[in-house]
Molecule: transfer RNA
Organism: Acidimicrobiales bacterium
RNA sequence: GCGGGCGUAGCUCAAUGGCAGAGUUGGAGCCUUCCAAGCUUCUGAUGCGGGUUCGAUUCCCGUCGCCCGCU
Numbered sequence: 001g002c003g004g005g006c007g008u009a010g011c012u013c014a015a016u017g018g019c020a021g022a023g024u025u026g027g028a029g030c031c032u033u034c035c036a037a038g039c040u041u042c043u044g045a046u047g048c049g050g051g052u053u054c055g056a057u058u059c060c061c062g063u064c065g066c067c068c069g070c071u
Base pairs, nucleotide, nucleotide: 001070002069003068004067005066006065007064010024011023012022013021018054026042027041028040029039030038047063048062049061050060051059
C1' cells in the first nucleotide's frame, strides 16, 4: 500500500428498514436481628460525518479505532 471482518449500556451479547432489548454491574426499596441469597423498581448505549428513505443499529459513501490476511 491492497483486501476482508468487527465497532450497540461500566462489561458480555441480541435486534434482516417501523417503540433499541436481555444478562451482569451500579442506585433505591422489600425481606432478614445483621450479612449473604431472593423479590420489585430505577439509571444508562447504536465509533464519527454525510447520503438514500415517510422512517436507518440495519442500505450506500467517507473517516477513525481494533483484529486477520496479502504485498